Annotation: Predicted 3D model of an 84-nucleotide RNA (transfer RNA) from Solobacterium sp. It matches the Rfam family "tRNA". Rfam links the family to the GO term triplet codon-amino acid adaptor activity. The family's RNA type in Rfam is transfer RNA. NCBI's taxonomy places the organism under Bacteria, Bacillati, Bacillota, Erysipelotrichales, Solobacterium.

RNA sequence: GGGGACAUGGCGGAAUCGGCAGACGCAACGGACUUAAAAUCCGUUGAUGGAAACAUCGUACGGGUUCAAGUCCCGUUGUCCCCA
Numbered sequence: 001g002g003g004g005a006c007a008u009g010g011c012g013g014a015a016u017c018g019g020c021a022g023a024c025g026c027a028a029c030g031g032a033c034u035u036a037a038a039a040u041c042c043g044u045u046g047a048u049g050g051a052a053a054c055a056u057c058g059u060a061c062g063g064g065u066u067c068a069a070g071u072c073c074c075g076u077u078g079u080c081c082c083c084a
Base pairs, nucleotide, nucleotide: 001083002082003081004080005079006078007077010026011025012024019067027045028044029043030042031041032040046057047056048055049054060076061075062074063073064072
């Protein structure tokens, strides 16, 4: 230099042919239980604003297509693999 794969909450990791983003697990936090703890059980957890309802934003970054994009197209960045 050329080609390919991948990038999703705090972590791992799903999301069929483009149709509610975050299933499931871990972890953390709150509660129950306990003399206290562990274990177990129940609940909560993307971000910002809000008392809440709710609103807006959010799938590496910037654009595009589309009624609708994690998914398709173009460019960029990073990691890994192959070729030279």
Source information: The sequence was found in a public genome assembly.